[in-house]
Context: one part of a larger RNA
RNA sequence: UUGGACGUAAAGUGUUUGUCGGUGGUUUUUUAAGUUCACCGUCAAAUCCCAGGGCUCAACCUUGGACAGGCGGUCGAAAUUACCAAGCUAGAGUACGAUAAGGGCAGAAGGAAUUUUCAGUGGAGUGGUGAAAUGCAUAAAGAUCGAAAAGAACACCAACGGUGAAAGCACUCUACUGGGCCAACACUAACAUUGAGAGGUGAAAGCUAGGGAAGCAAAUGGGAUUAGAUACCCCAUUAGUCCUAGACGUUAACGAUGGAUACUAGGCGCUGUGUGUAGGCUGUAGCUAACGUGUUAAGUAUCUCGCUUGAUGAGUACGUUCGCAAGAAUGAAACUC
Numbered sequence: 001u002u003g004g005a006c007g008u009a010a011a012g013u014g015u016u017u018g019u020c021g022g023u024g025g026u027u028u029u030u031u032a033a034g035u036u037c038a039c040c041g042u043c044a045a046a047u048c049c050c051a052g053g054g055c056u057c058a059a060c061c062u063u064g065g066a067c068a069g070g071c072g073g074u075c076g077a078a079a080u081u082a083c084c085a086a087g088c089u090a091g092a093g094u095a096c097g098a099u100a101a102g103g104g105c106a107g108a109a110g111g112a113a114u115u116u117u118c119a120g121u122g123g124a125g126u127g128g129u130g131a132a133a134u135g136c137a138u139a140a141a142g143a144u145c146g147a148a149a150a151g152a153a154c155a156c157c158a159a160c161g162g163u164g165a166a167a168g169c170a171c172u173c174u175a176c177u178g179g180g181c182c183a184a185c186a187c188u189a190a191c192a193u194u195g196a197g198a199g200g201u202g203a204a205a206g207c208u209a210g211g212g213a214a215g216c217a218a219a220u221g222g223g224a225u226u227a228g229a230u231a232c233c234c235c236a237u238u239a240g241u242c243c244u245a246g247a248c249g250u251u252a253a254c255g256a257u258g259g260a261u262a263c264u265a266g267g268c269g270c271u272g273u274g275u276g277u278a279g280g281c282u283g284u285a286g287c288u289a290a291c292g293u294g295u296u297a298a299g300u301a302u303c304u305c306g307c308u309u310g311a312u313g314a315g316u317a318c319g320u321u322c323g324c325a326a327g328a329a330u331g332a333a334a335c336u337c
């Protein structure tokens, strides 16, 4: 390798751009590298296989012949892959014209709530819990009303919905900007696909520097509960949560399902309509160990990358690279079963 897998058993990189490489639409021509017909040379002998012969048979010995192939050479073939040249338009892209959206970034403005401060009314509780207590309060709390300030988040609409590569994105308005879809068929003419390495991006937490700090709240303190209570419950409260600039590079980063292309029943919903696009439900064939999946495949095929090979040790040790650190990436073995 013949010849396996990867939704849940081990196994899809978090996601994307893209280099090398692999693979690649359609027509004609060229060449003949791959491929292929024929022939030649060679691949020691022995062995193996077949047909004979010799030891009384057999093992054994021996004669002849290959099969199946490898390598090199020569004359050819040209369907196919490749190459050369010229085309084509169904893939892909560009321009023109429309269209929808929480896509991104920057700025501006808004109301409700919360907390605090100031002023008034008022006068004993309030708060919290299963029940309490700590706490707050006659230095006037809580309640109520008026004014002001601050920070953070945007109720209803809201959805099985939209959008983005993913992470993610939602009060409103504006500027700039990215992508999608549709129509028309104008242009380019295979420009495609996947993608080792590499680059970009990447929730939360944590980190560095400078701001900010209303609420919430790891750690911490106190009150309870309890045999104990380093917890669950309660009262406080610090990092943090927020902004700017860096750095980190991880997650059950999940659809536990890599990407691309083609084909294979319907029905419902969605839509002004469409054989379009996006997102759902149900379900046939098929697939599946079953659950389930089922035109958004886990079906039928092709291309390509990643990854898996008993459990534990272990995502550990050592080494290397990256990082301010925390750590991240790569990644064993002994032992044991």
Stems, first nucleotide, its partner, number of pairs: 004308001006306001007291002012305001014201004021194003025088004031082001033081002035077002038074006049065006091191001092188003097182001099180001103177002106174003110154001114150005120144002125136002162169002207246005215241002220236004258304006266282003286293002310337002319330004
This is a predicted structure of a 337-nucleotide part of an RNA (small-subunit ribosomal RNA, central domain) from Eucalyptus erythrocorys. Its Rfam family is "Bacterial small subunit ribosomal RNA". Rfam links the family to the GO terms ribosome and structural constituent of ribosome. The full RNA is in RNAcentral, with records from SILVA.